[in-house]
């Protein structure tokens, strides 16, 4: 790097460094940010994907548990929308709202 698969409405911040944009990309919206953001480092924390323990033995699955190990995460639902369809409003279209799916993305695990 492309592939397979699971999850993505919950949860969890302080200090130091640094000094201008940031919220993945494009468009629109809406936010964060010199009262110092994004980012980096340290510490702390959250969660429970892998690994671990138990449920008679082995394997798988499932459920429960623990949090010392490997990741991950700690503004806002993946911040919201974009594409398709259902429903409601409308005579109908448009539009708006809502739901579902797709696309894209993030993270884990697997395998190449």
């Nucleotide at each position: 790097a492309a592939c397979u698969u699971a999850u993505c409405a919950a949860g969890a911040g302080c200090a130091g460094g640094g000094g201008a944009g940031g919220a993945a990309a494009c468009u629109g919206g809406u936010c964060c940010u010199u009262c110092g953001a994004u980012c980096c480092u340290g510490c702390a924390g959250c969660a429970a994907c892998c690994a671990c323990u138990u449920a008679u033995c082995c394997a798988a699955c499932u459920a429960a548990g623990a949090a010392a190990g490997g990741u991950g995460c700690u503004a806002a639902u993946u911040c919201c929308a974009g594409c398709a369809g259902g429903c409601a409003u409308u005579u109908a279209c448009c539009a708006u709202g809502u739901c579902u799916g797709a696309c894209a993305g993030a993270u884990g695990a697997g395998a190449u």
SAM riboswitch aptamer (S box leader) from Terrihalobacillus insolitus, 112 nucleotides, folded computationally.
The model forms 97% of the base pairs in the Rfam consensus.
Lineage of the source: Bacteria > Bacillati > Caryophanales > Bacillaceae > Terrihalobacillus.
Model confidence (mean pLDDT): 82 of 100.